[in-house]
RNA sequence: AAUUUAUCAAGAAAGGUGGAGGGACAGGCCCUGUGAAACCUUGGCAAACGGUUAAACCCCAGUGCCAAUUCCUGUUUUGCCAAUAGGUGAAUUAAGAUAAGUU
Numbered sequence: 001a002a003u004u005u006a007u008c009a010a011g012a013a014a015g016g017u018g019g020a021g022g023g024a025c026a027g028g029c030c031c032u033g034u035g036a037a038a039c040c041u042u043g044g045c046a047a048a049c050g051g052u053u054a055a056a057c058c059c060c061a062g063u064g065c066c067a068a069u070u071c072c073u074g075u076u077u078u079g080c081c082a083a084u085a086g087g088u089g090a091a092u093u094a095a096g097a098u099a100a101g102u103u
Stems, first nucleotide, its partner, number of pairs: 001103008013042005021031003025074004043066003048063002050059002070095001076091006
């Protein structure tokens, strides 16, 4: 890097350096000089992988994570409204993230 499987409605921030971006991408909508990203220190959380088990709501803390449901929509099918553009509901899933496995 590719691919397979599982999960994604819960949870959890202070300080220092830094100095304008950040929320994957597109659109929207947000966060941000009352200080963004990044790095460091300390602290914390426990959904997934892991352990026990008949099963766990139990255990653990290595990976992971600590604004907003993965912030919302995005794929496919379909109901309703609408002259169109478009709006909206349902199911499914694309995309993404994380873990474990395979190449």